[in-house]
RNA sequence: GCACCUAUAGUCUAAUGGUAGGAUAAAACCCUUCCAAGGUUUGGGCCUGGGUUCGAUUCCCAGUGGGUGCA
Numbered sequence: 001g002c003a004c005c006u007a008u009a010g011u012c013u014a015a016u017g018g019u020a021g022g023a024u025a026a027a028a029c030c031c032u033u034c035c036a037a038g039g040u041u042u043g044g045g046c047c048u049g050g051g052u053u054c055g056a057u058u059c060c061c062a063g064u065g066g067g068u069g070c071a
Base pairs, nucleotide, nucleotide: 001070002069003068004067005066006065007064010024011023012022013021018054026042027041028040029039030038047063048062049061050060051059
């Protein structure tokens, strides 16, 4: 330098055009003599900018970060 893959919550991971779900972590409460474990609830997320579409996490383009291969 070129090609390909990838970016979702503090962390991990689904959703593949129609209001983004789960696990774990965090907080509050319940339980317990206390702790751990367990139960209930709450808050927290689509890398950035544009395009297509009635509608974009999803499709297209560019950029940024990460990874792989070739040179």
RNAcentral holds the sequence, with entries from ENA. A computed fold for a 71-nucleotide RNA from Monoraphidium minutum, annotated as transfer RNA. The source organism's lineage runs through Eukaryota, Viridiplantae, Chlorophyceae, Selenastraceae and Monoraphidium. Its Rfam family is "tRNA". Rfam links the family to the GO term triplet codon-amino acid adaptor activity. It is annotated as a transfer RNA. Model confidence (mean pLDDT): 82 of 100.